[in-house]
RNA sequence: CCGUGCCAGGCGGGGAGUUAGCGGUGCCCUAUAUCCGCAAUCCGCUAUAGCGGAGCUGGAUUCCCCGGCUGAGGUCUUGUGCGUGUGAAGCUGGCGUCGUUAAGGGAUGUUGAGCCUUGGGUCCUGUGCAACAGGAGGCUGUGAACCAUGUCAGGUCCGGAAGGAAGCAGCAUUAAGCAGUUCUUUCUGUGUGCCGCGGGGCUGCCUGAGGGGAGUUACCUGGCGAAAUGCCGUUUGCGUGUGCCAGAUCGAGGUUGGGGUGCACGG
Numbered sequence: 001c002c003g004u005g006c007c008a009g010g011c012g013g014g015g016a017g018u019u020a021g022c023g024g025u026g027c028c029c030u031a032u033a034u035c036c037g038c039a040a041u042c043c044g045c046u047a048u049a050g051c052g053g054a055g056c057u058g059g060a061u062u063c064c065c066c067g068g069c070u071g072a073g074g075u076c077u078u079g080u081g082c083g084u085g086u087g088a089a090g091c092u093g094g095c096g097u098c099g100u101u102a103a104g105g106g107a108u109g110u111u112g113a114g115c116c117u118u119g120g121g122u123c124c125u126g127u128g129c130a131a132c133a134g135g136a137g138g139c140u141g142u143g144a145a146c147c148a149u150g151u152c153a154g155g156u157c158c159g160g161a162a163g164g165a166a167g168c169a170g171c172a173u174u175a176a177g178c179a180g181u182u183c184u185u186u187c188u189g190u191g192u193g194c195c196g197c198g199g200g201g202c203u204g205c206c207u208g209a210g211g212g213g214a215g216u217u218a219c220c221u222g223g224c225g226a227a228a229u230g231c232c233g234u235u236u237g238c239g240u241g242u243g244c245c246a247g248a249u250c251g252a253g254g255u256u257g258g259g260g261u262g263c264a265c266g267g
Stems, first nucleotide, its partner, number of pairs: 001267006009057003012030004020046005034054005063260008073250005079244011091233001093232003097226005103221003106217003115211008123200006129193002131190006137183001138181005148173004156165003
């Protein structure tokens, strides 16, 4: 150096998450890279950290280690913009509230404003009248087997007689009761009244009269002031999503430089 057989190695890797930790399943990135079984109510392991089975390759362009450049993508942090949730602050803000003013507009006013005086009503109270309702009374009718009255036929009782007594029916009257009532009666009441009278009260409203003679009003705009925080806005705290800048970190892949890696037998 060559050949045969074999061993190590290789046949993908990374990020976040999960985990005590590692790897895998699942997610994402890279991009093409043997196959089968297992696994989020997880699976397998323990620093040599997927397990089990099958296959290919295999000493190097392909495996291993170190370094440079580049670098998909992920994660974290600060700042900042935007969106969103929630809390706080009345904030020289807006929509609104209240008071005031009366500059402008409007309305009203010499067919007389605000204002002043006065009468009435509205309000309160008493009372009358009326209406309605109810009660009482009066009147009318009815109304008692006996226990009401009067008169009491017949009959009964007493008596020698004259006469007397009690008394049913009937008749008349009447009490309580019942019914009615068109009443010169009376009492009470009222969610009643185009009503009358007396007293009080109030100037708020309506209305009449008089005085007086130019304003009045505050509807809109404007000015001033106050209060409040319902909504929007503003400021601010916390959370969350997303974009951008910066920093940190992990980093597939690409490129480049250097180094390393067997055993047996035969020739």
Overview
Bacterial large signal recognition particle RNA from a Christensenellales bacterium, 267 nucleotides, folded computationally. Model confidence (mean pLDDT): 75 of 100. It matches the Rfam family "Bacterial large signal recognition particle RNA". The family's RNA type in Rfam is non-coding RNA gene. A source record names the gene ffs.